Small-subunit ribosomal RNA, 5' domain from a groundwater metagenome, 500 nucleotides, folded computationally. Its Rfam family is "Bacterial small subunit ribosomal RNA".
[in-house]
Context: one part of a larger RNA
RNA sequence: GGACGAACGCUGGCGGCGUGGAGAAGGCAUGCAAGUCGUACGAUACUUAGGCCGCAAGGUCAAAGUAUAGUGGCGAACGAGGUAGUAACACGUAGGAAUCUACCCUUAAGAUGGGCAUAAUUCCGCGAAAGCGGGACUAAUUCCCAAUAGUCUCUAAGAGUAAUCGAGGAGUAAAGAAGCAAUUCGCUUAAGGAUGAGCCUGCGGGCUAUCAGCUAGUUGGUAAGGUAAUGGCUUACCAAGGCUAUGACGGCUAGGAGGCGUGAGAGCGUGACCUCCACCGAUGGCACUGCGACACGGGCCAUACACCUACGGGUGGCAGCAGUCGAGAGUCUUCCACAAUGGGCGAAAGCCUGAUGGAGCGACGCCGCGUGCAGGAUGAAGUUCUUCGGGAUGUAAACUGCUUUUCUUCGGGAGAAAAUUAUUGAUAGUACCGGAGGAAUAAGGGGUUGCUAAACUCGUGCCAGCAGCAGCGGUAAUACGAGUACCCCGAGCGUUGUCC
Numbered sequence: 001g002g003a004c005g006a007a008c009g010c011u012g013g014c015g016g017c018g019u020g021g022a023g024a025a026g027g028c029a030u031g032c033a034a035g036u037c038g039u040a041c042g043a044u045a046c047u048u049a050g051g052c053c054g055c056a057a058g059g060u061c062a063a064a065g066u067a068u069a070g071u072g073g074c075g076a077a078c079g080a081g082g083u084a085g086u087a088a089c090a091c092g093u094a095g096g097a098a099u100c101u102a103c104c105c106u107u108a109a110g111a112u113g114g115g116c117a118u119a120a121u122u123c124c125g126c127g128a129a130a131g132c133g134g135g136a137c138u139a140a141u142u143c144c145c146a147a148u149a150g151u152c153u154c155u156a157a158g159a160g161u162a163a164u165c166g167a168g169g170a171g172u173a174a175a176g177a178a179g180c181a182a183u184u185c186g187c188u189u190a191a192g193g194a195u196g197a198g199c200c201u202g203c204g205g206g207c208u209a210u211c212a213g214c215u216a217g218u219u220g221g222u223a224a225g226g227u228a229a230u231g232g233c234u235u236a237c238c239a240a241g242g243c244u245a246u247g248a249c250g251g252c253u254a255g256g257a258g259g260c261g262u263g264a265g266a267g268c269g270u271g272a273c274c275u276c277c278a279c280c281g282a283u284g285g286c287a288c289u290g291c292g293a294c295a296c297g298g299g300c301c302a303u304a305c306a307c308c309u310a311c312g313g314g315u316g317g318c319a320g321c322a323g324u325c326g327a328g329a330g331u332c333u334u335c336c337a338c339a340a341u342g343g344g345c346g347a348a349a350g351c352c353u354g355a356u357g358g359a360g361c362g363a364c365g366c367c368g369c370g371u372g373c374a375g376g377a378u379g380a381a382g383u384u385c386u387u388c389g390g391g392a393u394g395u396a397a398a399c400u401g402c403u404u405u406u407c408u409u410c411g412g413g414a415g416a417a418a419a420u421u422a423u424u425g426a427u428a429g430u431a432c433c434g435g436a437g438g439a440a441u442a443a444g445g446g447g448u449u450g451c452u453a454a455a456c457u458c459g460u461g462c463c464a465g466c467a468g469c470a471g472c473g474g475u476a477a478u479a480c481g482a483g484u485a486c487c488c489c490g491a492g493c494g495u496u497g498u499c500c
Base pairs, nucleotide, nucleotide: 001500002499003498004497006496007495008494009493010492013369014368015367016366017365018364019362020361026325027324028323030322031321032320035074036073037072040071041070043068044067045066046065047064048063050061051060052059053058081280082279083278091204092203093202094201095200096199099197100196104193105192106191107190108189109188110187112146113145114144115143121136122135123134124133125132126131152171153170154169155168158165159164176185177184178183206252207251208250213243214242215241218240219239220238221237222236223235224234225233255277256276257275258274259270260269261268262267282303283302284301285300286299305316306315307314308313333359335358336357337356341355342353343352344351345350372402373401374400375399382393383392384391385390407437408436409435410434411433412432416427444489445488446487447486448485449470450469451468455484456483457482458481459480465472466471
């Protein structure tokens, strides 16, 4: 000199773009953050018009619409957050073979015949509650059986050194909905693609030898099990191996990378924001469902903590968005909207979306703008210095003229919004545009002995104090305190901390 997720002191006009819980992965009140589909299904409630019976009250029949709990489907494994753990195939990079992949795309073929349940509902019972048990009834794109089928699975004559090919045999599918219909959306099987994921390997990137030996599933083999898949992944048996001064094993520290800071570069430091990957979801463990999880807002068990309780028993997990307490030098609103972009579901209309788009707060950072402009005296007053002559502040002010960025107020008012008409903007009556008014609303901080740009007077008297280093102060202090002048930067200026 540069930089910062900064903080502190003094000061503070505006705008744009960024950025803001770094310690306690400490505890959390409250609200919201994942639903959706009635064109899968049975029901219940309400509304509407209608047919039949009836004088009427009403009864009955079939229908349309709306709403809802439940069954069923898809989603909830994404998105959002955090960096505790991890020195490791976690990450980066370059390769590999023994794999799976819902939704999507392409191709081919199919969808036949039956059946058993169960929630909802109703009845009974238990419980303070959370909730639970029993009887009866019912539907489906829920579940089961059978048929049929292949390039699917298993087996296998045979061929082949092997890889592999393979006659034959056995096994295994399906679901409907809407529509007058055409048809559309779905369903099943197989093959291919795309996407995503799992697995293996070479190389690369911390400190420590005041850690020198480590290892029994350990290293390899055979067989079996297990997995989507290779493999001591697991088990049995067999062998005795495997790693290590090119640092094993242990300890400490730490998420990794793209990047970021600095530097001429080499390098050194760092990993906030944004993007990719990994890991975590009070702590420890476990599996279930599912294409996908060993699952933040799913389940079970244990532990700690907190809450409710009728004391028998239950409930919970903000490292989602806001917000609160705590600790701290220190870090924001319990805001608006789904209008846009994207995601989930749906045939669609649409619904949901604290993702996202925006607004709010903080000079926390960067950038831009302003706080007027021109004229105006041998130069007012005041202040200050003085050799008492005068000098400085100083064209500065006053005064005159002008302008209106900004400000106040009035009026207009977006783009972002597309699709055939129509409808649809949170931001926002914002940006911007026009009119009016009036210099009006807006300057400070640090320094002045040398380094280092800028000095005089007074006060103090090794006191009070200053200080980054040298040092200054003991009676003329340009170094302390004050005043005036000056220097530097300027909505900032200084100080502290950290890095180069």